[in-house]
């Protein structure tokens, strides 16, 4: 440096749900709580999903569909960066 994670040690993170709180919302923060996680550490570049806004037909509205808008998700996947222990 690369590969692997059956077992071990020291540990780490923390889903749902609940309380408080920010946000129109998706969702975030803090505390409790543990379903899980060997990158469940970082990153929104690509794809996906979700929220908001806008566009389209036509008398009007909605659905479906679209956006070369804005946002959320890193615990959806890929790419990128970094890293503990053990074994090879």
């Nucleotide at each position: 440096u690369c590969c692997u994670g059956c077992a071990a040690a020291g540990g780490g993170c923390a889903a749902a749900c609940c309380g408080c709180u920010g946000g129109u919302a998706a969702c975030g923060g803090c505390g409790g709580g543990a379903c899980g996680c060997a990158a469940a550490g970082c990153c929104a570049g690509g794809g996906g999903u979700c929220c908001g806004g806008c566009c389209c037909g036509a008398g009007g509205g909605a659905g479906c569909g679209g956006c070369u808008c804005g946002g959320a998700u890193g615990g959806c996947c890929c790419a990128g960066c970094u890293g503990c222990c053990a074994g090879g």

Predicted 3D model of an 88-nucleotide RNA (c-di-GMP-I riboswitch aptamer) from a Gemmatimonadota bacterium. Rfam family: c-di-GMP-I riboswitch aptamer. Its family is annotated with cyclic-di-GMP binding in the Gene Ontology. Lineage of the source: Bacteria > Pseudomonadati > Gemmatimonadota. It was read from a public genome assembly, where an Rfam model found it.